[in-house]
RNA sequence: GUCUAUUGCUAGGGGUCUAUUCAACUUAAGAUUUUUUAAGAAUAGUGAGAAACACCCUUUGAACCUGACGCGGGUUAUGCCGCCGUAGGAAAGCAUGCAAUGUAUCCC
Numbered sequence: 001g002u003c004u005a006u007u008g009c010u011a012g013g014g015g016u017c018u019a020u021u022c023a024a025c026u027u028a029a030g031a032u033u034u035u036u037u038a039a040g041a042a043u044a045g046u047g048a049g050a051a052a053c054a055c056c057c058u059u060u061g062a063a064c065c066u067g068a069c070g071c072g073g074g075u076u077a078u079g080c081c082g083c084c085g086u087a088g089g090a091a092a093g094c095a096u097g098c099a100a101u102g103u104a105u106c107c108c
Base pairs, nucleotide, nucleotide: 001101002100007095008094009093010092011058012057013056014055016052017045018044019043025040026039027038028037029036030035064089065088066087070083071082072081073080
């Protein structure tokens, strides 16, 4: 000098599913005199994250979307796991500079 991990600031992008069980509460509908179904809420499963100004990601881009009501495995169930995927899309600037490396000089 080049490049760059990490971190910080500002800006931007993205997802939020599933229902096996128990108890209680609220609302709606049905049955009828104590019960059924659905939703909310709660609880549980996976995960960084399942509505938190939290989490993740920003081109060195698998954050996320399309393919996809996809395929295989597994589960009570679910993008739960893997494939698909060197596929097609997808949102940036500044500062710092672990490690690595080039050149010159000095010392041994």